[in-house]
Context: one part of a larger RNA
RNA sequence: GGACGAACGCUGGCGGCGUGCUUAACACAUGCAAGUCGAACGGUGAAGGUGGAGCUUGCUCCGCCGGAUCAGUGGCGAACGGGUGAGUAACACGUGGGCAACCUGCCCCAGACUUCGGGAUAACUCCUCGAAAGAGGCGCUAAUACCGGAUACGAACUCUGCAGGCAUCUGCGGAGUUGGAAAGUUUUUCGGUCUGGGAUGGGCCCGCGGCCUAUCAGCUUGUUGGUGAGGUAGUGGCUCACCAAGGCGACGACGGGUAGCCGGCCUGAGAGGGCGACCGGCCACACUGGGACUGAGACACGGCCCAGACUCCUACGGGAGGCAGCAGUGGGGAAUAUUGCGCAAUGGGCGAAAGCCUGACGCAGCAACGCCGCGUGCGGGAUGAAGGCCUUCGGGUUGUAACCGCUUUCAGCAGGGAAGAAGCGAAAGUGACGUACUGCAGAAGAAGCAUCGCUAACUACGUGCCAGCAGCCGCGGUAAUACGUAGGGUGCAAGCGUGUCC
Repeated sequence: GGACGAACGCUGGCGGCGUGCUUAACACAUGCAAGUCGAACGGUGAAGGUGGAGCUUGCUCCGCCGGAUCAGUGGCGAACGGGUGAGUAACACGUGGGCAACCUGCCCCAGACUUCGGGAUAACUCCUCGAAAGAGGCGCUAAUACCGGAUACGAACUCUGCAGGCAUCUGCGGAGUUGGAAAGUUUUUCGGUCUGGGAUGGGCCCGCGGCCUAUCAGCUUGUUGGUGAGGUAGUGGCUCACCAAGGCGACGACGGGUAGCCGGCCUGAGAGGGCGACCGGCCACACUGGGACUGAGACACGGCCCAGACUCCUACGGGAGGCAGCAGUGGGGAAUAUUGCGCAAUGGGCGAAAGCCUGACGCAGCAACGCCGCGUGCGGGAUGAAGGCCUUCGGGUUGUAACCGCUUUCAGCAGGGAAGAAGCGAAAGUGACGUACUGCAGAAGAAGCAUCGCUAACUACGUGCCAGCAGCCGCGGUAAUACGUAGGGUGCAAGCGUGUCC
């Protein structure tokens, strides 16, 4: 000199854009954060309309249409989005390759098909148990839920011929075996099944690279390799049986400590050094440990099961919970915000759509925490007021203050609502936020902090090695430019000092 997720002291006018638990991955009250589809299905059937009856002429009852609402079956989503950095020194990450060893819902392209049947079950009725959470039994019913049969262009497996290649293989042809489908509306549409290709997303393997420690020198038995088998989407000691005795290591194995990695950020002329907050990519985790289920995808933050610790309810028999989502609370700490508004925009889920949901997101609130911008007025005005301070008592300095004229940025008050709106809707309409812009009044509401030996800036008084200062040298013991106060000056300025890193 630069930088900061800063904190503390003193001070504090406004705006724009950012940023804001670095500590206890400590515990959490309350609310919200993932639903949606009636154009898959059976029920429930409100408002309203209409016909009839009773009739206290505007109420009741019955039928039909209508479909709000509600729980359930079913589909898709819930594996995204959001949080955190505990663990991890590892193919976790970065970079470059490989997969003749793999998967991929929704989406796109192409081909073929969408046939015939069946039995249940929830909801519901009735009953029982339980304080509750909830559970059980008899009976009824539907489907794009479930099951069976037929069909096979093609597909999978086995055998076989030809061609190609990078060992297993790949492509084309022949023979045998195996397996699927679902309606709704019919005006179009939206769907379902099989197969091939694409796109996207993922999985696995390898080369190289990036911390400290030798006061860690030897480590290893599924260990290293092979054969066979199992398992997986798939290779593999991933797992198992048998066989062999290997494998790693001073080019640092093994152990210990520390740590999420990167794009990047800070500094520096560079080389290098430090860091990994915000934003973006990847990874890991979700009270602690373990496990699988469902599914295209999880070993699953707001799913399930088991164990543990903790908290809560209980009728003591038994149950419920997981903020490292957004707010918020206690605690820890030098220290870090609102239990806000809105789905108007962007994006996501579902839906044919209208639409619903969305603490993602868009905004607003708080904080000088940072950067940037603006203001706290402008001109005239005395050989110079009063007061303060100093003085050699002559004066010097504060210094243009009052006063006069002018302007109105910003803040304030009253209006105003552009762009952001593309879209959606038959139309009416649809902006959470709130700017630009217009008018009004009046210099009116707005300056501090540090410092004056080194080092830009000096005198007086007080104190008297005391009280104190201090980054360094050091200052202070009776004239202290170094302590305290005052006057004056200097440097920065809505900030100024102190701190940490380079």
Record summary: A computed fold for a 502-nucleotide part of an RNA from an uncultured bacterium, annotated as small-subunit ribosomal RNA, 5' domain. Its mean pLDDT, the model's own confidence on a scale to 100, is 81. The full RNA is in RNAcentral, with records from ENA and SILVA.